[in-house]
RNA sequence: GCGGCGCGGCCGCCGAAUUCGCGAUCAUCGCGGAACCGGGGACCCAAUCCUUCUUGGGGUGAAUCGGAACGCCCGUCCGAGACGGCAUUCCGUAGGGCACUUCCACGCCCGAACCCGUCAGCUAACCCGGUAGGCGGCAUGGAAGCAAGG
Numbered sequence: 001g002c003g004g005c006g007c008g009g010c011c012g013c014c015g016a017a018u019u020c021g022c023g024a025u026c027a028u029c030g031c032g033g034a035a036c037c038g039g040g041g042a043c044c045c046a047a048u049c050c051u052u053c054u055u056g057g058g059g060u061g062a063a064u065c066g067g068a069a070c071g072c073c074c075g076u077c078c079g080a081g082a083c084g085g086c087a088u089u090c091c092g093u094a095g096g097g098c099a100c101u102u103c104c105a106c107g108c109c110c111g112a113a114c115c116c117g118u119c120a121g122c123u124a125a126c127c128c129g130g131u132a133g134g135c136g137g138c139a140u141g142g143a144a145g146c147a148a149g150g
Base pairs, nucleotide, nucleotide: 010137011136012135013134014133018034019033020032021031022030023029024028035131036130037129038128039127040126045121056119057116058115059114060113065092066091067090068089069088071086072085074084075083076082077081095110096109097108098107100145101144102143103142104141105140
């Protein structure tokens, strides 16, 4: 000097998931305050009826909605085949994110997962909860604004 691993600090991103005080069995936990977030919950408003097929319904979240290929099972039709369902793999897409904020341009990503349990429209008062987890280390350019520093 270079590389790898581990620990700590600082700065930052997604997200509501931060901060302060007290206490403790002390790197975590308990209680309380603030802040942020979610759910339940009136009048009014909305909804309400009939027929066919299929099908309980709802919530957090950007995470919805399609098309194609392939495989399997089953159902409908006499069959070819078509339709429907499930699984997998691609291609899109509503929508969402990317170092102050907004707009424009360019580029890169995400487009999941989970929960309630037959039950919930909106909803003042009121009631009940959450404050996790996962990543990154110069971070594109222009305009306007704001803030900080000198």
This is a predicted structure of a 150-nucleotide RNA (c-di-AMP riboswitch aptamer (ydaO/yuaA leader)) from Nonomuraea indica. Its Rfam family is "c-di-AMP riboswitch aptamer (ydaO/yuaA leader)". About the family: This family represents a conserved RNA structure found upstream of the ydaO and yuaA genes in Bacillus subtilis and related genes in other bacteria. The ydaO/yuaA element is thought to act as a genetic 'off' switch for the ydaO and yuaA genes in its native state. It is believed that the element may be triggered during osmotic shock leading to activation of ydaO, a predicted amino acid transporter gene, and members of the yuaA-yubG operon which code for KtrA and KtrB K+ transporters. Model confidence (mean pLDDT): 76 of 100.